[in-house]
Context: one part of a larger RNA
RNA sequence: UUGGGUUUAAAGCGUCCGUAGGCGGUUAUGUAAGUCAGUGGUGAAAUCUUUCGGCUCAACCGGAAAAUUGCCAUUGAAACUGUAUAACUUGAGUUAUUAUGAAGUAAGUAGAAUAUGUAGUGUAGCGGUGAAAUGCUUAGAGAUUACAUAGAAUACCGAUUGCGAAGGCAGCUUACUAAUAAUACACUGACGCUGAGGGACGAAAGCGUGGGGAGCGAACAGGAUUAGAUACCCUGGUAGUCCACGCCGUAAACGAUGGAUACUAGCUGUUGGAGAAUCAAUGGAUUUUUCAGUGGCUAAGCGAAAGUGAUAAGUAUCCCACCUGGGGAGUACGGUCGCAAGAUUGAAACUC
Numbered sequence: 001u002u003g004g005g006u007u008u009a010a011a012g013c014g015u016c017c018g019u020a021g022g023c024g025g026u027u028a029u030g031u032a033a034g035u036c037a038g039u040g041g042u043g044a045a046a047u048c049u050u051u052c053g054g055c056u057c058a059a060c061c062g063g064a065a066a067a068u069u070g071c072c073a074u075u076g077a078a079a080c081u082g083u084a085u086a087a088c089u090u091g092a093g094u095u096a097u098u099a100u101g102a103a104g105u106a107a108g109u110a111g112a113a114u115a116u117g118u119a120g121u122g123u124a125g126c127g128g129u130g131a132a133a134u135g136c137u138u139a140g141a142g143a144u145u146a147c148a149u150a151g152a153a154u155a156c157c158g159a160u161u162g163c164g165a166a167g168g169c170a171g172c173u174u175a176c177u178a179a180u181a182a183u184a185c186a187c188u189g190a191c192g193c194u195g196a197g198g199g200a201c202g203a204a205a206g207c208g209u210g211g212g213g214a215g216c217g218a219a220c221a222g223g224a225u226u227a228g229a230u231a232c233c234c235u236g237g238u239a240g241u242c243c244a245c246g247c248c249g250u251a252a253a254c255g256a257u258g259g260a261u262a263c264u265a266g267c268u269g270u271u272g273g274a275g276a277a278u279c280a281a282u283g284g285a286u287u288u289u290u291c292a293g294u295g296g297c298u299a300a301g302c303g304a305a306a307g308u309g310a311u312a313a314g315u316a317u318c319c320c321a322c323c324u325g326g327g328g329a330g331u332a333c334g335g336u337c338g339c340a341a342g343a344u345u346g347a348a349a350c351u352c
Stems, first nucleotide, its partner, number of pairs: 004323003007306002012320001014201004021194003025088007033081002035077008049065006091191001092188003095184006103177007110154001114150008125136002162169002206247006215241002220236004258319006266297014301308002325352003334345004
């Protein structure tokens, strides 16, 4: 390179938006760039192939044919791709109505718990463990009652529940903002899909400046355990955890499964809509059909198997990313980014 792959063997970017590019619905007409056909020219010779011949054969040599799959010109064809024009509505979007949700941002507010302070009652222990000790306590602890203050998190509801592109999101209320679904078919008329570079967002930890600091708690100190114990257990406890603004840009960022579209047996839950029938008529209940999500089981198929199985890892098409034996190594060097930590890009020698 021809190819083969990416749930678990190497391999899907953390996610989305989007530039170039690639790919792209239905109908009609034209065009003829791609495409197909004919003809002409050219495609040196040698070589290769076939055949005939010459050296006694062969190698070798000579003749002829074929081949040279290409390029150019010209004449046609018009299905497909392209292109031009006109049109369409099923893809996509807009609108209207009805809903939905822990979707986001900001502000306010509630109760329980915890801690601390003050005051009251009250007396000798409390706390902790496998057992203890360190620790707290007659300067009155722990317990209990009242009041006050502070910060953080929101029991029950709560669920293979819901929402969000992912990260993620949970007391309640308000304001602002976004999204999704169903139904109607009113409007636009292919406006679409993917997306190298690029941009935005992106848990936790960490960093900078300023606040805050109840509980928890790296580091650290002490007590235990132990042969030792730089641990597991206990008593304390600083950064941090919280807020505002700015960085960082990584995770087993996982469904270890890129996105989009279409098609391919069933059964059974559940969430949000819509329709129908029956009962009841006050909220409604039951059955059933259907759309969108989210779970379980399974036929075919697929798969090395585990498994997957309409939410595909099945059957196909389009676009992107990535892989190519283990170690060396996600290291070195260089570049880019960062305050730093480091991130990103990313080898080779050597070795098995």

Model confidence (mean pLDDT): 88 of 100.
Predicted 3D model of a 352-nucleotide part of an RNA (small-subunit ribosomal RNA, central domain) from an uncultured bacterium.
It matches the Rfam family "Bacterial small subunit ribosomal RNA".
The full RNA is in RNAcentral, with records from Greengenes.